Context: one part of a larger RNA
């Protein structure tokens, strides 16, 4: 000297752009953060129409339920991990919903269970029994370029739905590609030897299990291996990286925001469905802790957005929209989205303002003095100007793509007028390192102080004034790092 997710002082006008619990992976009140589809399916319940008035419907609208796709993305956090975790280059025995090509199918039959009634238990959460009932829900049998096998022979598919109708949207088997994912392996990847030996499923074969796929992955038996001074084991710290930050480089320090990549979701364990999880807002169990009870039993999980309480030097609004991007679902309109798009609080960066020209041999008024001046100072007053800023008043966007329609932001950005110099300067220094001095108080006190050191009566080093050098909507000072 640069830097910085910084905190304290004092001080504070405007915009623009980023930023924002670095501490307790502490506990959390309340609101919202994942739905969707009637062009898969059966019901109720409203309204409407239409006549046989208790019936129907190319009708609408609403609800739970069956069934389908998403609840594995997206958001968070960094607890834990010293690992093939993570960054590179490489491989070989996998797996893939939706999406894209290609080449075919899409015959035939059953039988249930929910909503629904009925009874019925419980205080609640939530059930039981009996009965009815649909389907792209579920079985079964045909067919098979697919799969096993050496062969013989074995195995495994389907579904409609809209629409007058053309026709369009779905299924279902196969093989290929996209993208994604899981496995394997060189090398790199922090400290400690005042940690020297570690290791029995270990290390290596064979049979048999298993998985989407190699493998001790598991398992019986066999051998007795394997790792370690190029630090194994062990204990400590720690999510890795592109980066950032400093340096002339080498390097060193970092790993907030924004990208990729792991890991985790109250603490432990577990599997289930599913193309994908061993699942933050999904089931089970065990445990702490809160809560609600009729005491018999139930309910929860902010390391999502906001907010609260706690710890802390210290970190925000219980806002506004789904207009844009982008996600999921739907054929579509379209719902739904604290992902995003905005608005609020010098915490940083940038940019601009707090006036501009003239104006005395220089008022007043401080301050000083050798009492003669000198100096704050063209500063001010005072005259003329200007309106970026500010206030009012009128017009007013791009961002909307896709013919109209559709802006949260926001009557915001900008543009015109119109008033008046009007609304706006502070901070920390002045002994030397260092730009930058007098006077007064004080008297080794009372204080400064990064270092070297002022201070015991004339302190340019304490405090005050006054004048002076710095930086400027900031200024210092502490932490921390090159």
């Nucleotide at each position: 000297g640069g830097a910085u997710g910084a905190a304290c002082g004092c001080u504070g006008g405007c915009g623009g752009c980023a930023u924002g619990c670095u501490u307790a992976a502490c506990a959390c009140a309340u609101g919202c953060a994942a739905g969707u589809c009637g062009u898969a399916c059966g019901g109720a319940g409203a309204g409407c129409u239409g006549c046989u008035u208790g019936c129907a419907g190319u009708c609408u609208c609403u609800c739970a339920g069956u069934g389908g796709c998403g609840g594995a993305c997206g958001g968070g956090u960094g607890a834990g991990u010293a690992a093939c975790g993570c960054g590179u280059a490489a491989g070989a025995a996998c797996c893939u919903a939706u999406c894209c090509c290609u080449a075919g199918g899409c015959g035939g039959g059953g039988g249930a269970c929910a909503a629904c009634c009925a009874c019925u238990g419980g205080a609640a959460a939530c059930g039981g029994u009996g009965g009815c009932u649909a389907a792209u829900a579920c079985c079964c049998c045909a067919u098979g370029u697919g799969c096993u096998g050496a062969g013989g022979a074995g195995c495994a598919a389907a579904a409609g739905g809209a629409g007058g109708a053309a026709u369009c949207c779905a299924c279902c088997c196969a093989g290929g590609g996209a993208g994604g994912g899981g496995c394997u392996u060189g090398c790199g990847u922090c400290u400690g030897a005042u940690u020297a030996g570690c290791u029995a499923g270990u290390u290596g074969g064979u049979g048999a299990g298993g998985u989407a796929a190699u493998a001790g992955c598991u398992u019986a038996c066999c051998a007795a291996g394997g790792c370690a001074a190029c630090g194994a084991u062990c204990a400590g710290u720690a999510g890795c990286u592109g980066g950032u930050c400093u340096g002339a480089g080498a390097g060193g320090a970092u790993g907030a925001u924004c990208a990729g990549c792991c890991a985790c979701a109250c603490u432990g364990g577990g599997a289930c469905u599913g193309a994908g999880a061993c699942a933050c807002g999904g089931c089970c169990c065990a445990g702490a802790c809160u809560c609600c009870u009729a005491c018999g039993g139930g309910a929860g999980g902010c390391a999502g957005c906001a907010g609260u309480g706690g710890g802390g030097a210290a970190u925000u609004u219980u806002c506004c929209g789904c207009a844009a991007u982008g996600g999921g679902c739907g054929c579509a309109a379209g719902c739904c989205u604290g992902a995003c798009g905005g608005a609020g609080c010098a915490u940083g960066c940038c940019g601009c303002g707090u006036g501009g020209a003239g104006g005395a041999a220089g008022a007043a008024g401080g301050c000083u003095c050798a009492c003669g001046g000198g100096u704050c100072g063209u500063a001010a007053a005072c005259u003329c100007c200007u309106u970026u800023u500010c206030u009012c008043a009128g017009a007013g966007a791009a961002g909307a793509a896709g013919a109209c329609a559709u802006g949260a932001c926001g009557g915001u950005a900008u543009c015109u007028g119109a008033g008046g110099a009007a609304u706006a300067a502070g901070c920390a220094u002045c002994g030397g390192c260092u730009a930058a001095c007098u006077a007064c108080g004080u008297g080794c006190c009372a204080g400064c102080a990064g270092c070297c050191g002022c201070g015991g009566u004339a302190a340019u080093a304490c405090g005050u004034a006054g004048g002076g050098g710095g930086c400027g909507a900031g200024c210092g000072u502490u932490g921390u790092u090159c």
RNAcentral holds the full RNA, with entries from ENA and SILVA. A computed fold for a 482-nucleotide part of an RNA from an uncultured bacterium, annotated as small-subunit ribosomal RNA, 5' domain.